This is a predicted structure of a 72-nucleotide RNA (transfer RNA) from Lachnospiraceae bacterium XBB1006. The organism belongs to Lachnospiraceae, within Bacteria. Its mean pLDDT, the model's own confidence on a scale to 100, is 80. Rfam family: tRNA. It is annotated as a transfer RNA. Its family is annotated with triplet codon-amino acid adaptor activity in the Gene Ontology. The RNAcentral record of the sequence draws on ENA and Rfam.
[in-house]
RNA sequence: GCACCUGUAGCUCAGGGGAGAGAGCAAUGGAUUCCGGUUCCAUGAGCGGGGGUUCGAAUCCCUCCAGGUGCG
Repeated sequence: GCACCUGUAGCUCAGGGGAGAGAGCAAUGGAUUCCGGUUCCAUGAGCGGGGGUUCGAAUCCCUCCAGGUGCG
């Protein structure tokens, strides 16, 4: 330099045009306990940036950014 893949919660990942964006772990608060742990209940936090298509975009297209793999 070229090609391909990935980017969603603090972490690991679902969701592949349709409405309320979810799970597990973690965090915080409460219950329980003499304290801690376990267990139970609740809460917060998010679609990499910009543009386009569409009635509607996390999802499709373009571009940029970041990371990874391969080739040279």